[in-house]
Context: one part of a larger RNA
């Protein structure tokens, strides 16, 4: 000197930009934060209001129209595996590079080929009965499907047999043929033209998985570590896939001074910080990835989890209870206590970007967009500009009492209006979807036309007004830019090092001048 996710201590006008729990992954009140589809399905209300009729008429009661095939629920499909969070573990093929997979998977999307025949049974909802304080449960009847299941047709595609061509990289890989075995489907809509889907199969995209070389903190006052899977083989199970991944037998091996094993401390990178660099130091913001979701374990389901707002099992904690038994999981956004030197609003919107579901219109999205705190950081602007000596009268300080300083500094004149008050107009971010018209006839493209902005009456722009509304922090012995006079008297104090301070202290404490930075300025803590 440079920085900082900063903190404290004095001060504070404005605006853009970005940033804001580093500690207790400590517990958590309360709202939101993941649904969506009625163009897959069966069923289907209510409040009101209307009109009829009856009656024991400030009304009721009984049907029937609108509400409305609307709301909740249900079954089904997609999606809850992303998107958001946090850094507990994790020294590890975890990550980062470079590669292999002739060991592999891939929903939706894309590009191509074939197909979509005929049956069946059931379960919810509802409806009954019954249990329960509640959560929720049972039992008995009905039914619908793109749910579930039988058969079939099989372009194909798995497996076996058999004879054939190509090709490599070691195990092996492609690809025609033949003969047998197995393996499929689902309807919706509609303007009748088609749209969405649905099977099966080939190839792509995209995500993934899994293996490998080489990197990846200290500590040897850790030197030997594994053998009940430890290292290999044969055989089988298992997985999408290789593989002690797991099992049976079988040999007796495997790593390790080029640091095994222990112990400690750590998410890892692109980066960022500092240095002229080589290097150090760190890894928030933001992007890639990992791992985790009260803690410990488990599978289901699916294309995809061993799964944040999913199930189960145990534990610890909370809360409900009728004591029998039940409910929960902020490390999603705000919020709360608590720890802390320290870190925000229980805001507005889905206009725009993006995700999810829908054929779409739509709907939902604390992802996102925005705004509210807060000088925490960087940028920028502003607190006035020119003139104006009788160098005014004063306070204050100084002095040798003559003057010196504060000082062009004020008074004053003249001007500006960036800011500021007030008024008035007022954005841009919006182009799609939808729709109509042409085209090759929903699809592509071209024109029309609807209406959509949280921010926001913001930003900006004009107009009035008047210097109007805005300046401090630290330091003045050297190092270091900047001195003098009073208190004090080894006292009170100061200090980053040298050191100052015992009666004239440029160093302490106030004053007046000064230096320096400036909405900040010191101080403390890290780093380089």
């Nucleotide at each position: 000197g440079g920085a900082c996710g900063a903190a404290c201590g004095c001060u504070g006008g404005c605006g853009g930009c970005a940033g804001g729990c580093u500690u207790a992954a400590c517990a958590c009140a309360u709202g939101c934060a993941a649904g969506u589809c009625g163009c897959a399905c069966g069923a289907g209300a209510a409040c009101g209001u209307u009109c009829u009729g009856g009656c024991u008429u400030u009304g009721c009661c009984a049907g029937g129209g609108c509400a409305a095939g609307u709301a909740c629920a249900g079954u089904g499909g997609c999606g809850g595996a992303c998107g958001g969070g946090u850094g507990c573990g994790u020294a590890a093929c975890g990550c980062g590079u470079a590669g292999a997979c002739a060991a592999c998977c891939u929903g939706c999307c894309c590009a191509a080929a074939a197909g979509c025949g005929c049956g069946g049974g059931a379960c919810a909802a509802u409806c009954g009965c019954g249990g329960g304080a509640a959560a929720c449960c049972g039992c008995g009847g009905c039914u619908a499907a793109u749910a579930c299941c039988g058969c079939a047709c099989g372009u194909c595609g798995u497996c076996u047999g058999g004879a054939c061509c190509c090709c490599g990289c070691a195990u092996g890989g492609g690809g025609a043929c033949c003969a047998g075995a197995u393996g499929a489907a689902a309807g919706c809509c509609u303007u009748c033209g088609g749209g969405c889907g649905c099977u099966u199969u080939u190839g792509g995209a995209u995500g993934g998985g899994u293996c490998u070389g080489c990197g990846u903190u200290g500590g040897a006052u850790u030197a030997g570590c594994u053998u009940c899977g430890u290292u290999g083989g044969u055989g089988a199970g298992g997985u999408a896939a290789c593989g002690g991944c797991u099992c049976a037998c079988c040999a007796a091996g495997g790593c390790a001074a080029c640091a095994a094993u222990c112990c400690a401390u750590a998410g890892c990178u692109g980066g960022u910080c500092u240095g002229a660099g080589a290097g150090g130091a760190c890894g928030a913001u933001c992007a890639g990835u990992c791992a985790c979701a009260c803690u410990g374990g488990g599978a289901c389901u699916g294309a995809g989890a061993c799964a944040c707002g999913g199930c189960c099992c145990a534990g610890a904690c909370u809360c409900c209870u009728a004591c029998g038994g039940g409910a929960g999981g902020c490390a999603g956004c705000a919020g709360u206590g608590g720890g802390g030197a320290a870190u925000c609003u229980u805001g507005c919107a889905c206009a725009a970007u993006g995700g999810g579901g829908u054929c779409a219109c739509c709907c939902c999205u604390g992802a996102u967009g925005c705004a509210g705190c807060c000088a925490u950081g960087c940028c920028g602007c502003g607190u006035g500009g020119a003139g104006g000596a009788a160098g005014a009268c004063a306070c204050c300080c100084c002095u040798a009492u003559g003057g010196g300083g504060c000082g062009u500094a004020a008074a004053c004149u003249c001007c500006u209006u960036u800011u500021c008050u007030g008024a008035a107009c007022g954005a841009a971010g919006a182009a799609a979807c939808c729709u109509c018209u042409g085209u090759a006839g929903c699809u592509u493209c071209a024109g029309g036309g609807c209406g959509c902005g949280a921010c926001g009456g913001u930003a900006g722009u004009u107009c009035a007004g008047g210097a109007a509304u805005a300046a401090g922090c630290a330091c003045c012995g050297g190092c270091u830019a900047a001195c003098u006079c009073c208190g004090u008297g080894c006292c009170a104090g100061c200090a980053g090092c040298c050191g100052c301070g015992g009666u004239a202290a440029u160093a302490c404490g106030g004053a007046g001048g000064g230096u320096g930075c400036a909405a900040g300025c010191g101080u403390u803590g890290u780093c380089c």
The part of an RNA shown here (small-subunit ribosomal RNA, 5' domain) has 528 nucleotides and comes from Salinibacter altiplanensis.
Model confidence (mean pLDDT): 84 of 100.
RNAcentral holds the full RNA, with entries from SILVA.
It matches the Rfam family "Bacterial small subunit ribosomal RNA".
Taxonomically the source falls in Salinibacter (Bacteria, Rhodothermota, Rhodothermia, Rhodothermales).